[in-house]
Context: one part of a larger RNA
């Protein structure tokens, strides 16, 4: 100087408290451990591993296992030689890879050859998701969006170092003010960026329809218009600017006015010096080591989906603030050409048929659902709950046995609010309700977004946890 203290002082944070809803109990989904297995590929390990890498394992993926095959190789460059192809359509053997075979079949040329492709050969080499993240780059997590981390010159100290950065106030903030042997500066904070909330203006189709006309069973459907909504460009607006009080006449704080918005308006992007030999050699790159008829390559089948059990994260419930039925209403944000697929028709339904329109402010996905209205059920393991199982179907796809999703009928398990313990959340938030996207042939209760309905509570900082500043002790440095 730091680190540490069951030392002190001050301050902050959904840290506690005050509330609301969960997890822990049940069933299922999913990840992990363990066990099993020929293999159950590998990685991730307190917070910061465990719906994590994986934005999607039937084959492929795939790295694992068994079996069948190849050895200059599936992929790249170079050399020699042969052929004219490559491809397409068949045949035979085989599980396929592969092997053999039939038909068709290149271009340029100065005729020397060349290009391209395929077969064969020799070796240089290819190849490795093999090891080491404790050899590394790059990337990422975390403390933490916490307010800190430093430097130049000067000064002090023999020196390590100190000062500045401490002190008095203040702030979300090392934010700002005042003081001071310091004076300045840098990386952070803030601002600049995106979005949302108000308004003006420009523009007016594919969006809109106030007024005018036409028109219909209905309809911006048509003429017309761009006022409004909206779309998307450009501006304005918020700055403690104004007022009052407090404060040290400061910074700032409290209240008020005006305003769509008030003191950082809400949200996002943005992550200082560093810490954890944190994570990743399996994204990629890469040193060294290792394999080279195999630790490389290829094919079929299997496995990653196993199951006494243990844990994490979720979904669905246990019901009447509810279940079911009937007939009504209101979104936003997205996606669409090997695609979205309307109307119409068939089917109880999944779906099939059909093929209009649309590369989309045009057409389609598309029905929003909670909600409101009416009816029914009347507290029961039930008209709650839906696991499990049987049968019959549908879809995708070479192929749903291992091992997909969906539908109908039947079946109808546990579960009556969950021990110790533990998690999230301070406002359009929690809770609750549906919708869409990525991945994707098919396959979400996950994830990323979107809107609808829409609370309760915060006295306060004694305590628990984490962090910051100052100070003190010190057997550590």
């Nucleotide at each position: 100087u730091g680190a540490c203290g069951g030392g002190g002082a001050c301050c902050c944070g959904c840290a506690c408290a005050a509330g609301c809803g969960g997890u822990g109990g049940a069933g299922c989904a999913u990840g992990u451990g363990g066990u099993u297995u020929a293999a159950u590929u590998c990685g991730a390990a307190g917070c910061a591993a465990c719906g994590c890498g994986a934005a999607g394992a039937a084959c492929c993926u795939u790295a694992c296992c068994a079996a069948g095959u190849c050895u200059u190789g599936a992929c790249a460059u170079c050399c020699c030689u042969c052929u004219g192809a490559c491809g397409u359509a068949g045949g035979u053997a085989g599980a396929a890879a592969u092997a053999c075979u039939u038909a068709u079949u290149c271009c340029c040329u100065u005729c020397g050859g060349g290009g391209c492709a395929g077969g064969g050969g020799a070796g240089a080499c290819a190849g490795g998701u093999g090891g080491u993240g404790c050899a590394u780059g790059g990337u990422u997590g975390u403390c933490g969006u916490c307010a800190g981390c430093u430097c130049g010159u000067g000064u002090c100290g023999u020196g390590a170092g100190a000062u500045g950065u401490u002190g008095g106030g203040u702030u979300a903030a090392g934010u700002c003010c005042c003081g001071c042997a310091a004076c300045g500066a840098g990386c952070g904070c803030a601002a600049c960026c995106c979005u949302u909330a108000u308004u003006c203006u420009u523009a007016g189709u594919a969006g809109c329809c106030a007024g005018c006309g036409a028109g219909u069973a209905a309809a911006g459907u048509c003429g017309g218009g761009c006022a409004c909504u909206c779309u998307a460009g450009g501006g304005a607006g918020a700055c403690u600017g104004c007022c009052a009080g407090g404060g040290a006449u400061a910074a700032c704080c409290u209240g008020g006015a005006g305003g769509a918005a008030g003191g950082u308006g809400g949200g996002g992007a943005u992550g200082a010096c560093g810490u954890c030999a944190a994570a990743u050699c399996a994204u990629c790159a890469u040193g060294c080591c290792c394999c080279u008829u195999a630790u490389g390559a290829u094919u079929u089948g299997g496995g990653c989906u196993a199951c006494a059990c243990a844990c994490g994260u979720g979904c669905u419930a246990c019901a009447a603030u509810g279940g079911c039925g009937u007939a009504a209403a209101c979104a936003a944000a997205g996606g669409g050409a090997g695609g979205c697929g309307a109307a119409g028709g068939a089917g109880c339904g999944a779906u099939c048929u059909g093929g209009a329109g649309c590369g989309a402010a045009c057409c389609c996905c598309a029905a929003a659902a909670a909600u409101a209205a009416c009816g029914u059920c009347u507290c029961a393991g039930u008209u709650c709950g839906g696991a499990u199982u049987g049968c019959a179907g549908g879809c995708u796809g070479c192929a749903a046995c291992c091992c997909g999703c969906c539908u109908g009928c039947a079946u109808g398990a546990a579960g009556c609010c969950g021990g110790a313990a533990u998690c999230g959340c301070u406002a359009g938030u929690a809770a609750u309700c549906g919708c869409a996207g990525a991945u994707c042939a098919g396959a979400a209760u996950g994830u990323u977004g979107c809107g609808g309905u829409g609370a309760a509570u915060a006295c306060g900082u004694u305590c628990c946890c984490g962090g910051g500043u100052c100070u003190u002790g010190c057997a550590c440095u």

Predicted 3D model of a 477-nucleotide part of an RNA (small-subunit ribosomal RNA, 3' major domain) from an uncultured bacterium. Rfam family: Bacterial small subunit ribosomal RNA. Its family is annotated with ribosome and structural constituent of ribosome in the Gene Ontology. The coordinates come from a structure-prediction model, not an experiment, and the mean pLDDT is 83. The full RNA is in RNAcentral, with records from Greengenes.